[in-house]
RNA sequence: UCUCCAGUGGCGCAGUUGGUUAGCGCAAGGUACUUAUAAUGCCGAGGUCGCGAGUUCGAGCCUCGCCUGGAGAA
Numbered sequence: 001u002c003u004c005c006a007g008u009g010g011c012g013c014a015g016u017u018g019g020u021u022a023g024c025g026c027a028a029g030g031u032a033c034u035u036a037u038a039a040u041g042c043c044g045a046g047g048u049c050g051c052g053a054g055u056u057c058g059a060g061c062c063u064c065g066c067c068u069g070g071a072g073a074a
Stems, first nucleotide, its partner, number of pairs: 001073007010026004019057001029043004050066005
């Protein structure tokens, strides 16, 4: 320098052919239970999908540039 893969709540991930509300588990918080803690049950919150632009009626998904991490080639 080039090619490929990945980037989605605090963490690990899903989201299939662009479509109606972006979900799951864990963690954290509240609450019930308990003398108390843990465990367990219940509840609600937390994302503008790495950044920016474009295409489209509509983008987590498609296109372009940039950033970060990983693998490979020279």
The prediction has a mean pLDDT of 80. Predicted 3D model of a 74-nucleotide RNA (transfer RNA) from Daphnia magna. The RNAcentral record of the sequence draws on Ensembl Metazoa. RNAcentral records the identical sequence in 2 taxa.